Source information
This is a predicted structure of a 391-nucleotide RNA (Bacterial RNase P class A) from a Terriglobia bacterium. Its Rfam family is "Bacterial RNase P class A". By type it is a ribozyme. From the family's description: Ribonuclease P (RNase P) is a ubiquitous endoribonuclease, found in archaea, bacteria and eukarya as well as chloroplasts and mitochondria. The model forms 97% of the base pairs in the Rfam consensus. The organism belongs to Terriglobia, within Bacteria. The coordinates come from a structure-prediction model, not an experiment, and the mean pLDDT is 77.
[in-house]
RNA sequence: CUGUUAGGACGGGUGGUCGCCUGGGAAGUGGUUCAAACCGCCGACCGGGAGGAAAGUCCGGUCUCCAUAGGGCAGCAUGCCGGCUAACGGCCGGGGAGAUUCGUUCAAGCGAGUCUCACGGAAAGUGCCACAGAAAAUAUACCGCCGCCGGCCCAGGUUUCGGCUUGGGUUGACGGUAAGGGUGAAAUGGUGCGGUAAGAGCGCACCGCGGGCGGAGUAAUUCGUCCGGCAGGGUAAACCCCAUGCGGAGCAAGACCAAAUAGGAGAGAAGGAGCGGCCCGCUCCGUUCGACUCUCGGGUAGGUCGCACGAGCCAGUCAGUAAUGGCUGGCCCAGAGGAAUGAUCGCCGCCCUUCGGGGUACAGAAACCGGCUUAUAGUCCGCGCAGGCCC
Numbered sequence: 001c002u003g004u005u006a007g008g009a010c011g012g013g014u015g016g017u018c019g020c021c022u023g024g025g026a027a028g029u030g031g032u033u034c035a036a037a038c039c040g041c042c043g044a045c046c047g048g049g050a051g052g053a054a055a056g057u058c059c060g061g062u063c064u065c066c067a068u069a070g071g072g073c074a075g076c077a078u079g080c081c082g083g084c085u086a087a088c089g090g091c092c093g094g095g096g097a098g099a100u101u102c103g104u105u106c107a108a109g110c111g112a113g114u115c116u117c118a119c120g121g122a123a124a125g126u127g128c129c130a131c132a133g134a135a136a137a138u139a140u141a142c143c144g145c146c147g148c149c150g151g152c153c154c155a156g157g158u159u160u161c162g163g164c165u166u167g168g169g170u171u172g173a174c175g176g177u178a179a180g181g182g183u184g185a186a187a188u189g190g191u192g193c194g195g196u197a198a199g200a201g202c203g204c205a206c207c208g209c210g211g212g213c214g215g216a217g218u219a220a221u222u223c224g225u226c227c228g229g230c231a232g233g234g235u236a237a238a239c240c241c242c243a244u245g246c247g248g249a250g251c252a253a254g255a256c257c258a259a260a261u262a263g264g265a266g267a268g269a270a271g272g273a274g275c276g277g278c279c280c281g282c283u284c285c286g287u288u289c290g291a292c293u294c295u296c297g298g299g300u301a302g303g304u305c306g307c308a309c310g311a312g313c314c315a316g317u318c319a320g321u322a323a324u325g326g327c328u329g330g331c332c333c334a335g336a337g338g339a340a341u342g343a344u345c346g347c348c349g350c351c352c353u354u355c356g357g358g359g360u361a362c363a364g365a366a367a368c369c370g371g372c373u374u375a376u377a378g379u380c381c382g383c384g385c386a387g388g389c390c391c
Base pairs, nucleotide, nucleotide: 001387002386003385004384007381008380009379010378012348013347014346015345016344017343018342020049021048022047023046024045028041029040030039031038051362055373056372058371059370060369061368062367063250064249065248066247070280071279072278073277075246076245077244078243079242080094081093082092083091084090095119096117097116098115099114100113101112102111103110104109120241121240125239126238127235128234129233142181143180144177145176146175147174149172150171151170152169153168154167155166156165157164158163189207190206191205192204193203194202208230209228210227211226212225213224214223215222216221254305255304256303257302264296265295266294267293268292271285272284273283274282312331313330314329315328316327317326318325319324349360350359351358352357
């Protein structure tokens, strides 16, 4: 310098003329009771007005209500270790496994970088592993390799011409074998050397596996050393087991004010109600003056609040590998109520251009907040990595 890249930021600016919503509000004015206070009307003037995802509604909470919110079962959720947080299935760091690139080893393996992980348990039990293949568990031999015996063929030697013997090829039956090949996602530890008739942990070295001891670490885990030839595996977002956690419903929650109706009718009824299912406990109501349940019918759907000062934002600094937290200082940044932030004119920014011009993404609060996931024209930054050039 070029390319790539974990990840991050912006995503329009500005001036004028009209228009919309909202916070505060001088002066003035009405009611109550003269005043104060309170409740309104109007209103100069001063401020503010969609997002990084506001989307999805997938998680977690704040808050509200259910008299209290107790215990257990079922059910659901999470799942390596440690830390952060109000909490989480989130985030940060570490460990392990796998993939890939490079280096190293005779080889198996080992080391480093990058990426991914729904990462507790298969020695509690059950289920499943199609097809192919000999065989996927009560394990085994398709091709092949080797051996003894027999048959046939060829060659050599020998012969007393009856035969004998050596080697090779082929084939039948029997035996040995699981090293080589095949099938498959996976074939019963792996690599190398030796050994064998041919082979095999058969023996040895290393790796793996199991166990003992010791070291490091909060832990997951890892390192070293010693002993042992040591055997079928996989699958739990299959059932299941283990550990931890969970009362329910949700702003259409809920509180207040006003108004209206039919103080309605019928059935059941001794127990019932307490907002996912069941049991226990507890509380309340009730037992003919009928709690409660069900069916039919009637009235209301208006107004105010909840509603934005927050686990808030910005800057600096300290602690920490980091997530994050402490301290100091500064700021107030929507609150609609069927849903407001718009229209128009001009200049500019960015991209494309045939130089005439064209384009400028995804997309709009609705109780609020922390995450996750998805969408995004274009521009900029970029840990790290690769290549080239120069010194």